[in-house]
RNA sequence: GGGCUCGUAGUCGAGUGGCAAGACGUUCCCUUGACAUGGGAAAGAUCCGGAGUUCAAUUCUCCGCGGGCCCA
Numbered sequence: 001g002g003g004c005u006c007g008u009a010g011u012c013g014a015g016u017g018g019c020a021a022g023a024c025g026u027u028c029c030c031u032u033g034a035c036a037u038g039g040g041a042a043a044g045a046u047c048c049g050g051a052g053u054u055c056a057a058u059u060c061u062c063c064g065c066g067g068g069c070c071c072a
Base pairs, nucleotide, nucleotide: 001071002070003069004068005067006066007065010024011023012022018055026042027041028040029039030038048064049063050062051061052060
C1' cells in the first nucleotide's frame, strides 16, 4: 500500500429499513436470625464520527477513525 471483516448500555452480545432484545453487573423490594441462592421491579445505549439515499437509517451507499485477519 491492497483485500476482507468488525464497531450497539459498565461488560458480553442479538437485531440488518418502521420508536434497540437478552445475559452478567448496578440500585431497590420480597424470602433468611444473617449471608448465599432464589423471586420481583427499576435505572442504564442520540447504535464510532460525518455526508448521502429514503416519508423513515443501528440497518443501504460514500469518506474518515479505531480493532482483528490475510496479501504484498

The RNA shown here (transfer RNA) has 72 nucleotides and comes from a Candidatus Martarchaeota archaeon. Its Rfam family is "tRNA". Rfam classes the family as a transfer RNA. Its mean pLDDT, the model's own confidence on a scale to 100, is 85.